[in-house]
A computed fold for a 73-nucleotide RNA from a Polyangia bacterium, annotated as transfer RNA. The coordinates come from a structure-prediction model, not an experiment, and the mean pLDDT is 82. It matches the Rfam family "tRNA". By type it is a transfer RNA. RNAcentral holds the sequence, with entries from ENA.

RNA sequence: GUCCCCAUCGUCUAGAGGCCUAGGACACCGGCCUUUCACGCCGGAGACACGGGUUCGACCCCCGUUGGGGACG
Numbered sequence: 001g002u003c004c005c006c007a008u009c010g011u012c013u014a015g016a017g018g019c020c021u022a023g024g025a026c027a028c029c030g031g032c033c034u035u036u037c038a039c040g041c042c043g044g045a046g047a048c049a050c051g052g053g054u055u056c057g058a059c060c061c062c063c064g065u066u067g068g069g070g071a072c073g
Stems, first nucleotide, its partner, number of pairs: 001072007010026004018056001028044005049065005
C1' cells in the first nucleotide's frame, strides 16, 4: 500500500428494515430473608464507535472516518 472481518450496558452477548422509548447472563446499587455474611427472592441504574446517504421507517442496508484483528506485498 491492497484486500477481508469486526465495533451494542462495566464484561460476554441476542438482534436478519416496523414486533425495539433495544432483551439476557455476570458484575454493580437498593430492599426482603438471615444473628451476620453468603445463597435465594424482588426491584433499579446502565449500551447501538462517529458523520453522511437510502427508505414512509435503520442497531439492521450503502458510503466515508476512527479503532481493533487478519491475509498478501